[in-house]
Molecule: small-subunit ribosomal RNA
Organism: uncultured prokaryote
RNA sequence: AGAGUUUGAUCAUGGCUCAGAACGAACGCUGGCGGCAGGCUUAACACAUGCAAGUCGAACGAGAAUGUACCUUCGGGUACAGGACAGUGGCGCACGGGGGAGUAACGCGCGUAGGAACCAACCCUGGAGUGUGGGACAACCUUGGGAAACUGAGGCUAAUACCGCAUAGCCCCUGAGGGGGAAAGGAGCGAUUCGCUCCGAGAUGAUCCCGCGUCUGAUUAGCUAGUUGGUGUGGUAACGGCGCACCAAGGCGACGAUCAGCAGCUGUGCUGAGAGUAUGAUCAGCCACACUGGGACUGAGACACGGCCCAGACUCCUACGGGAGGCAGCAGUGGGGAAUAUUGGACAAUGGGCGCAAGCCUGAUCCAGCCAUGCCGCGUGAGUGACGAAGGCCUUAGGGUUGUAAAACUCUUUCAGCAGGGAAGAUGAUGACGGUACCUGCAGAAGAAGCCCCGGCUAACUCCGUGCCAGCAGCCGCGGUAAUACGGAGGGGGCUAGCGUUGUUCGGAUUUACUGGGCGUAAAGGGCGCGUAGGCGGCUUUAUCAGUCAGGCGUGAAAGCCCCGGGCUUAACCUGGGAACUGCGUUUGAUACUGUAAGGCUAGAGACCGGGAGAGGAUGGUGGAAUUCCCAGUGUAGAGGUGAAAUUCGUAGAUAUUGGGAGGAACACCGGUGGCGAAGGCGGCCAUCUGGCCCGGUUCUGACGCUGAGGCGCGAAAGCGUGGGGAGCAAACAGGAUUAGAUACCCUGGUAGUCCACGCUGUAAACGAUGUGUGCUAGGUGUUGGGCAGCUUGCUGUUCAGUGCCGCAGCUAACGCGUUAAGCACACCGCCUGGGGAGUACGGUCGCAAGAUUAAAACUCAAAGGAAUUGACGGGGGCCCGCACAAGCGGUGGAGCAUGUGGUUUAAUUCGAAGCAACGCGAAGAACCUUACCAGCCCUUGACAUACCGAUCGCGAUUUCCAGAGAUGGAUUUCUUCAGUUCGGCUGGACCGGAUACAGGUGCUGCAUGGCUGUCGUCAGCUCGUGUCGUGAGAUGUUGGGUUAAGUCCCGCAACGAGCGCAACCCUCGCCCUCAGUUGCCAGCAGGUUAAGCUGGGCACUCUGUGGGAACUGCCGGUGAUAAGCCGGAGGAAGGUGGGGAUGACGUCAAGUCCUCAUGGCCCUUACGGGCUGGGCUACACACGUGCUACAAUGGCGGUGACAAUGGGUCGCGACCUCGCGAGAGGUAGCUAAUCCCCAAAAGCCGUCUCAGUUCGGAUUGUUCUCUGCAACUCGAGAGCAUGAAGUUGGAAUCGCUAGUAAUCGUGGAUCAGCAUGCCACGGUGAAUACGUUCCCGGGCCUUGUACACACCGCCCGUCACACCAUGGGAGUUGGUUUUACCCGAAGCCGGUGCGCUAACCGCAAGGACGCAGCCGACCACGGUAAGGUCAGCGACUGGGGUGAAGUCGGAACAAGGUAACC
Repeated sequence: AGAGUUUGAUCAUGGCUCAGAACGAACGCUGGCGGCAGGCUUAACACAUGCAAGUCGAACGAGAAUGUACCUUCGGGUACAGGACAGUGGCGCACGGGGGAGUAACGCGCGUAGGAACCAACCCUGGAGUGUGGGACAACCUUGGGAAACUGAGGCUAAUACCGCAUAGCCCCUGAGGGGGAAAGGAGCGAUUCGCUCCGAGAUGAUCCCGCGUCUGAUUAGCUAGUUGGUGUGGUAACGGCGCACCAAGGCGACGAUCAGCAGCUGUGCUGAGAGUAUGAUCAGCCACACUGGGACUGAGACACGGCCCAGACUCCUACGGGAGGCAGCAGUGGGGAAUAUUGGACAAUGGGCGCAAGCCUGAUCCAGCCAUGCCGCGUGAGUGACGAAGGCCUUAGGGUUGUAAAACUCUUUCAGCAGGGAAGAUGAUGACGGUACCUGCAGAAGAAGCCCCGGCUAACUCCGUGCCAGCAGCCGCGGUAAUACGGAGGGGGCUAGCGUUGUUCGGAUUUACUGGGCGUAAAGGGCGCGUAGGCGGCUUUAUCAGUCAGGCGUGAAAGCCCCGGGCUUAACCUGGGAACUGCGUUUGAUACUGUAAGGCUAGAGACCGGGAGAGGAUGGUGGAAUUCCCAGUGUAGAGGUGAAAUUCGUAGAUAUUGGGAGGAACACCGGUGGCGAAGGCGGCCAUCUGGCCCGGUUCUGACGCUGAGGCGCGAAAGCGUGGGGAGCAAACAGGAUUAGAUACCCUGGUAGUCCACGCUGUAAACGAUGUGUGCUAGGUGUUGGGCAGCUUGCUGUUCAGUGCCGCAGCUAACGCGUUAAGCACACCGCCUGGGGAGUACGGUCGCAAGAUUAAAACUCAAAGGAAUUGACGGGGGCCCGCACAAGCGGUGGAGCAUGUGGUUUAAUUCGAAGCAACGCGAAGAACCUUACCAGCCCUUGACAUACCGAUCGCGAUUUCCAGAGAUGGAUUUCUUCAGUUCGGCUGGACCGGAUACAGGUGCUGCAUGGCUGUCGUCAGCUCGUGUCGUGAGAUGUUGGGUUAAGUCCCGCAACGAGCGCAACCCUCGCCCUCAGUUGCCAGCAGGUUAAGCUGGGCACUCUGUGGGAACUGCCGGUGAUAAGCCGGAGGAAGGUGGGGAUGACGUCAAGUCCUCAUGGCCCUUACGGGCUGGGCUACACACGUGCUACAAUGGCGGUGACAAUGGGUCGCGACCUCGCGAGAGGUAGCUAAUCCCCAAAAGCCGUCUCAGUUCGGAUUGUUCUCUGCAACUCGAGAGCAUGAAGUUGGAAUCGCUAGUAAUCGUGGAUCAGCAUGCCACGGUGAAUACGUUCCCGGGCCUUGUACACACCGCCCGUCACACCAUGGGAGUUGGUUUUACCCGAAGCCGGUGCGCUAACCGCAAGGACGCAGCCGACCACGGUAAGGUCAGCGACUGGGGUGAAGUCGGAACAAGGUAACC
């Protein structure tokens, strides 16, 4: 510090996710030791049991047990000592300990900084005292009630308990004269000491007041009657509406009152660079609480955790009459929960209470126990040890790896174990911890390693298994037979007594942006204006010092963080000092800026005067054109409408046309990125009223300004209400068309509405998708309204205000913006924070309604979206090409047959090929073989290869026999007797037998592959280097103007060059030349035959073969930019690529082929291998493709007998002769081929037939044959005779061809024993047409749009159906909370009364005072009734929403998306 993820790729926006750190954690696997810390986050749920607050005999009375002494009637008694239990009294119990329910706080809880009208036991200190009396009550005794808890009555008694009187330094009250107020004693032989009372002061603790700070929600906007203040009075320690009476009507609130939700606050702890965010366990400070609610008492202090009273819920005891209780103290139990410990030891230390003290108490505390909960430290051994054991795993089979790892050898002993010694903690005694820490010794490598991960992010890879299954997953995503992603293994990486997962917080996230973001198109500028509060504000002078700045002082608890030290062997941990605590208060100073106060100014703003333009607004008039309707005339059969039609109108006279009239609405031309207005918006002409703006003058005011939350007003269209109006247009509606349908687009009609008046609505893609204002920052060129200057009077220059285009700098993700900013700045307002759900629900406000406005959540996705790029596509555009169409010729589709395919059938009908680009294709030839398929019968190291062992010497050819369907098995005849040799059975070779490695597979995967092939397409394209442009993907070059068959060439150009393609080079045909002439040829010469290059001879010609030449837009004219080129012409065998072939760029189709071959992986191994016989691949209701033959006269048949070329031939071609009607057969010449043979060419020509199912056509069938072959039954070809089917030119549709082509005619070859209508090749005869590029198909280039990129066979929307999920409404119902009114009114304080009771004081007494009970009243908790508010749960039914591999219906959007889209 970043990374992954939207795309084919890119940039930017934007969300999601990850890597880090942390934790009171939990869960999974694992677990050696020690130190230090931590340990119910949930039920403030309920609690058994024990303990957690007592102490003092030196305040007081009484006094048991027991001891000693004495007496004794032996029962006991007396005295002294002793001091238990309980009581009176004092102090403590308000501390310490616990958990965080409540609480959002001007009624101050907390933090921080201040203040005062106050209080205080114990403590310190100062001053002054401590004299003298009195009456009781517990305990105790007697007695009563009760189950108990407890309690009544009578009697006795002490005190540091209680109460008088005296005194008063001091204090309090006061009318200033005066009045009032204390005390306690105890211990000690004593000195003395501990106390007591009053009054000051201190320390410390508490109380009250106040400034500032302190969560979320406005879908909570108004709240408040003791409320705010005053006077008086009461109350309190004290101020105060704290309470009360009276008076006034205030107080709080947009700087957020009230209400609702959540929450103890802080120091701190976590994270972060910081700012910040989130947090409030342990430790520390404060607060509030103690079963729930209320209340007071005592006391210095409480409204009291282990006190009291009352009410309530719950639990327990009970004799049913009554009682008892409160672990949110320490342990512990149940429960809840993912989850959190021992019913331990000790007061030794620290501290607390009491006590003079000894001491007692102390679950505070110190320790121990449990738990890897965290942090820290240590160990589980160390050294040597192989070209490297075994085993495992992988393997290309060689090896690699685990791995110096192990073993082995040498060594060490930390920790744990055993044994011995043994602390500090304790200032004098006292040690729970603890026989602990620590030290010493002993034995032995001995007792001690796991967890997660290994596709990318992210360090780490292979094999096997699995086969969209099982599973993984933080995000992207893996898994459908070769998974580095699942599971296992080997190996590796990381951390380590832990490791992972889950949860939570911060970070990354500049993703709420103060530091530090944005708003034209990504989310985001309010529809527009006026204006309130608020924010901000021109020049200048003086004053002040609030803000601001600097210094001092106080405070900012300790602990923590940081720095420097110290102590535990180190560290964690503990500890000393410092710094820091960014804050607040106070004080001194500075005065530039801001503020405030006072004064001045004119540049902002406004006023005044003179001019100006304008569809600015409102009202009232008025005009012509047009549509429609009405009347009348002319006139006749149609009109209208459409892509084409129909509905419709018209013989009752339409349309058309002429004249007249009625009515409503809108204003052609001018008219213009012209004008005006804040926006919406405004358009004939005239008048009236009226708003704003601009220019010029520089007369006045003197900052009067800008913005603007709320608020107020304006606000298109549609819509609503009331009343008018209604010509045209026109939602709804009706009809006609279109269509599969057509609730649409088109047509004919047509009502609201559109118009007017008044009122409402308040929204729009209300857009410049751009808030308002001010200043600054190059220009150029139009245009509107003014001004000024100059002259040549219609121009130029200049200036102000508008309105456009282009453009520099700059900005921007890019597009683009660019003085009319989206530039540079300032001021203020509005708005945004992923997509969907949703601008929806609920609530509020507004509205007559429609609806508007404000505005969520659950749930769901990993994207959604912007700009630009390259492609692809378009029922977008431009240019161009192709037998693409058109123009022609001939076919297919109909028939029969052949052949291939589908389908069906079958034991099998082997397999593959599937639009073009599968289908006479693989197959250049299935009777057996082929053959892969089926049935049956056989073989198992195998038909074939290599290696080993044993035996043999061959092998091979051949005869015969037996069994069998054959493979095979058994026997047998003859021929031949392997090679080398170092002569050794040594080597090679062959065969047989055996065993093991292995062979073998046309088994699967062409979606694991190589190779080969098809296709777009012989289309003209596809790229690269350098440079340049762009943030980038990319662009440029390759685009443009011409031209070409061509990215062919020329010109231009930020490009310059280059490569693969094109073309050329290659082959062939066409002309000529040269050389060579046999098997070819024969002009001339000679011979010769019935004839024939037959012979001599020759190589001229033809021809064959070799090598050359020739054609290049080279020449001329025209055209074009003078170029490239094009057009025409000449010459030429050939002319603009002369014809044909070979040649196939980058790539596309996961195209085809594992059955040509090769090959990874998987599978079979007495079988999925091998052999054989027979069958099948040849089946047949049917469908399709490709062909052949026809339907006839351009023909059939008969006759005639002219003219080719390419090829092939010895297991062959076979002349010729003979035989056969023929296929063919029997002989046989020649030929290993320019020599011989196949070989006859056929269309042609002549004659005949005369339009018919024929003298067409030949299928089918019968029969007799021929040939090949081991064998023609399934299942060959051919011949003869006989038979003589369909078919009379073929529907929709569709194919080929542009010249030696189509059409037509025959010929040859490969394969092959035989079998062609197929395939490949050859020649003969030999046309027609092309105006042209609108349309169909395919393609190329440029451009445009795009929501496509698997790329239009794309993408994608909505209803319906099904499943699941969350949510709104909902008659109601259940519960919580809260408000108001009323009723009830416990305990208690207060007030009144107090006739009952009453020791201390007064009084001689009677009695009085004081006090108490009782009664009454006010207040008040709980409870009740009624009516609301609010929140939550459930709810028949219902609404929409979301999600869900392959459901239905359509086809709305994206291209002009086929009716442009959208609000």